[in-house]
RNA sequence: CAACUGAAAAGGCAAACUUACCGAAAGGUAGGGGCGCAAAGCUACGGGUCUAAAACCGGUCCUUUGUCUCAGCAGAAGUGCCGGUCAAUGAUCGCCGGGCUGCAGCA
Numbered sequence: 001c002a003a004c005u006g007a008a009a010a011g012g013c014a015a016a017c018u019u020a021c022c023g024a025a026a027g028g029u030a031g032g033g034g035c036g037c038a039a040a041g042c043u044a045c046g047g048g049u050c051u052a053a054a055a056c057c058g059g060u061c062c063u064u065u066g067u068c069u070c071a072g073c074a075g076a077a078g079u080g081c082c083g084g085u086c087a088a089u090g091a092u093c094g095c096c097g098g099g100c101u102g103c104a105g106c107a
Stems, first nucleotide, its partner, number of pairs: 004105003012037002017032006035094001041100003045097003048092003055085006062078004066073002
């Protein structure tokens, strides 16, 4: 120095949850918190996973229009709501791998 290891020492990070903010959402940022982590440091390079604002389809309410008649019915258009399909250019590095970097050196 490298591989390897994480014994000891010095430290580091911070899950769930919670408060505030950002975002359509997944999720992120900051504070509290501490499940755990030898890279749970950085990097979306490869894979996986998550979300789906648009778009399309179906259903439904209301309004306009037509007919008959003042009940209702049918089609079309517009707006709102619900559900489904598909899709990352979004997200996830504490899902796995790659790349770069870091502390220590018992065995």